[in-house]
Context: one part of a larger RNA
Molecule: large-subunit ribosomal RNA, domain I
Organism: Phasianus colchicus
RNA sequence: CGCAUACGGUGGAUGCCUUGGCAGCUAGAGGCGAUGAAGGACGUGGUAACCUGCGAUAAGGUUCGGUGAGACGGUAAACAGUCUUUGACCCGGACAUUUCCGAAUGGGGCAACCCAUCCCUUAGGGGAUAUCCUGCACUGAAUACAUAGGUGUAUGGAAGCGAACCCGGAGAACUGAAACAUCUAAGUACCCGGAGGAAAAGAAAUCAACCGAGAUUCCGUUAGUAGCGGCGAGCGAACGCGGAUUAGCCCUUAAGCAUUGUUGUAGAUAGGAGAAGGCUCUGGAAAGUGCCGCCAUAGUGGGUGAUAGCCCCGUAUCUAAAAUCUUAUACAGUGUGAAAUCGAGUAGGUCGGGACACGUGUUAUCUUGACUGAAUAUGGGGGGACCAUCCUCCAAGGCUAAAUACUCCUAGCUGACCGAUAGUGAACCAGUACCGUGAGGGAAAGGCGAAAAGAACCCCGGAGAGGGGAGUGAAAUAGAUCCUGAAACCGUAUGCGU
Numbered sequence: 001c002g003c004a005u006a007c008g009g010u011g012g013a014u015g016c017c018u019u020g021g022c023a024g025c026u027a028g029a030g031g032c033g034a035u036g037a038a039g040g041a042c043g044u045g046g047u048a049a050c051c052u053g054c055g056a057u058a059a060g061g062u063u064c065g066g067u068g069a070g071a072c073g074g075u076a077a078a079c080a081g082u083c084u085u086u087g088a089c090c091c092g093g094a095c096a097u098u099u100c101c102g103a104a105u106g107g108g109g110c111a112a113c114c115c116a117u118c119c120c121u122u123a124g125g126g127g128a129u130a131u132c133c134u135g136c137a138c139u140g141a142a143u144a145c146a147u148a149g150g151u152g153u154a155u156g157g158a159a160g161c162g163a164a165c166c167c168g169g170a171g172a173a174c175u176g177a178a179a180c181a182u183c184u185a186a187g188u189a190c191c192c193g194g195a196g197g198a199a200a201a202g203a204a205a206u207c208a209a210c211c212g213a214g215a216u217u218c219c220g221u222u223a224g225u226a227g228c229g230g231c232g233a234g235c236g237a238a239c240g241c242g243g244a245u246u247a248g249c250c251c252u253u254a255a256g257c258a259u260u261g262u263u264g265u266a267g268a269u270a271g272g273a274g275a276a277g278g279c280u281c282u283g284g285a286a287a288g289u290g291c292c293g294c295c296a297u298a299g300u301g302g303g304u305g306a307u308a309g310c311c312c313c314g315u316a317u318c319u320a321a322a323a324u325c326u327u328a329u330a331c332a333g334u335g336u337g338a339a340a341u342c343g344a345g346u347a348g349g350u351c352g353g354g355a356c357a358c359g360u361g362u363u364a365u366c367u368u369g370a371c372u373g374a375a376u377a378u379g380g381g382g383g384g385a386c387c388a389u390c391c392u393c394c395a396a397g398g399c400u401a402a403a404u405a406c407u408c409c410u411a412g413c414u415g416a417c418c419g420a421u422a423g424u425g426a427a428c429c430a431g432u433a434c435c436g437u438g439a440g441g442g443a444a445a446g447g448c449g450a451a452a453a454g455a456a457c458c459c460c461g462g463a464g465a466g467g468g469g470a471g472u473g474a475a476a477u478a479g480a481u482c483c484u485g486a487a488a489c490c491g492u493a494u495g496c497g498u
Base pairs, nucleotide, nucleotide: 001497002496003495004494005493006492007491008490009489015483016447017446020418021417022415023414024413025412026411027410028409029407030406031161032160039101040100041099042055043054044053046079049075050074051073061095062094063093064092065091066090070083071082072081106115107114108113116129117128118127119126120125131158132157133156134154135153136152137151138150139149165196166194167193168192169191176183180230206213207212217244218243219242220241221240227235228234248399249398250397251343256336257335258334259333260332261331262330266326267325268324269323271319272318273317277292278291279290281288293310294309295299301313302312303311348372349371350370351369352368353367354366355365358384379394380393381392382391383390434441435440454482457469458468459467460466
């Protein structure tokens, strides 16, 4: 030095576990904000820090309900001091307080800071003062009346934030075509505007085919069909049929919308009642074994020293609200009530675009930037060039629930979903530490034990670190670097080999 065996060290795989995630289902909710939001800064406790809560009334105040014996949030024990059956703490409703920044709004500003004016005042302090729009009032040019403009005022409105869904405006490229230009990707991504709990669409100038249907939306099918297409790559309907859901109306003033009150149904925000088991054996511990019972509209689930229907919390079922809110119904009251007068610079046409599955093509239809430009129900549009016949409908005004889309969020439930290199980036004080000028990037890190019973006391040692006894415990090779404890790697002992 190697091999083997035994025992260790190191290390943290594996097994088991789950506080956290993931994906859904069923309901709810679908907004918050000048009555100052979302998000923060700084404070706030008897005691330093962080988290949580709260706001100079600061882990809280008042009140109304619930509950009923302890309580003063967590890491986190101890000390100190308090409260509490005259009901504390805790849970729910309403109210009050709510520093400073932030749309931030008196002016400024390098957010959480600086500097003002006016009014009131109990002299502590309190209130008002941004901009735009709208209404009203007063003023008021060129320019006579006026108008523009200006000033003031309002117990009028807006603004800012928010996950997806929706409508509109604007709108790529990579890519594919095995290159690339029409084309595709795609009206996608990104950006902007606007709204709602849904939005949009919507009661035929629609389809159909000589039979008929009868608003819109969504799903299945028709069908990868008919078509479009450097007829390449690719794109891709409709009629009809079957379903979901159904609802129709209005414009000489109404449908309606908003809101308040009453009646009254069902719920939401705290809760309450809630059946039934003992002995024995093993064991540290019984829920396990054995024996004999019981309940069940309750044998979902969780906990308890191993596996509990009957020990605990619960569960089935029944039931409760002073206060606030939601919903359904009917009645009554108040407020609001657009545009317009049956649709004219419209339909149609020409040129140039866009949308239609349809790339200009034989291309109808819809839309419109420019230029034009009818008829008036004895009229007009459409039926895929165009014409005739026939059929069908009535544009150029408006409203409309449901079926449909989505989930930042709340509650309950579910899983041939994960189980700490997995599952969210984040089970743990994580969008943290750390990196970057910045936009931005972005971790690692769970487990003693049933219970701290977390090792009094003694010894070695530096008043150490660490260890040896003693003690606790079922176990301490469960000792806080703590369940299990693989391998690599490093030792000690013994044997063999060289």